[in-house]
């Protein structure tokens, strides 16, 4: 790198090193010297292991693996619907989907 699955509206620091950059792509909007990635530390969750209770479905725990810690995956991206407006156009809203992220398996 591929493919099966399951989840993606909640949670998480006024710490420390660090320096200019960052939100995956596009395209909007936004974070950032009143300090960005990254790293350590510290939280958060409980997806796989342990461990505990239960006949069992499951619950609880947080020791180990991982993940995460602005914004719903931050919005839109392709299709179909509703509503409403000077019905080929725009707005605002549902559903599916593509795309991506994550954990657990498969070849």
């Nucleotide at each position: 790198a591929u493919c099966u699955u399951a989840u993606c509206a909640a949670g998480a620091g006024c710490g420390g090193c660090g320096g200019a950059g960052g939100g995956a792509c596009u395209g909007g909007c936004c974070c950032a010297u009143u300090g960005a990635a990254g790293c350590c530390c510290g939280a958060c969750a409980a997806c796989c292991a342990g461990c505990a209770c239960g006949u069992g479905a499951g619950u609880g725990u947080a020791u180990g693996g991982u993940g995460u810690u602005a914004a719903u995956u931050c919005c839109a991206g392709c299709a179909g619907g509703a509503u409403g407006a000077u019905a080929u156009u725009c707005a605002u809203c549902c559903u599916g989907g593509c795309a991506g992220a994550u954990a657990a398996g498969a070849a």

Predicted 3D model of a 107-nucleotide RNA (SAM riboswitch aptamer (S box leader)) from Sporolactobacillus spathodeae. Of the family's consensus pairs, 97% are formed in the model.